Notes
Model confidence (mean pLDDT): 81 of 100. Predicted 3D model of a 72-nucleotide RNA (transfer RNA) from a Parcubacteria group bacterium. Rfam family: tRNA. Rfam links the family to the GO term triplet codon-amino acid adaptor activity. Rfam's curators write: Transfer RNA (tRNA) molecules are approximately 80 nucleotides in length. The source organism's lineage runs through Bacteria and Bacteria candidate phyla.
């Protein structure tokens, strides 16, 4: 330089056009308890950035960024 992959709660994954973006684990909060731990109940928390395309995009298309991998 030029090809492939990858990007989603704090963190590990899921959701391959249609809902209200789900789960585990972590943080808070409340219940038990004589206190903590565990268990239980419950709160917040997130689609890298810009455009197109579509009735409708986490998903498809382009550009950028960014992490990874091959090739020069």
């Nucleotide at each position: 330089g030029c090809c492939g992959u990858c990007g989603u709660a704090g963190u590990u994954c899921a959701a391959u056009g249609g809902a209200u973006a789900g789960a585990a684990c972590g943080a808070c909060u409340c219940a038990c308890u004589c206190c903590u731990a565990a268990c239980g109940a419950g709160u917040a928390a997130a689609u890298g950035c810009a455009g197109g395309u579509u009735c409708g995009a986490u998903u498809c298309c382009u550009g950028c960024c960014g992490a990874u991998g091959g090739c020069a």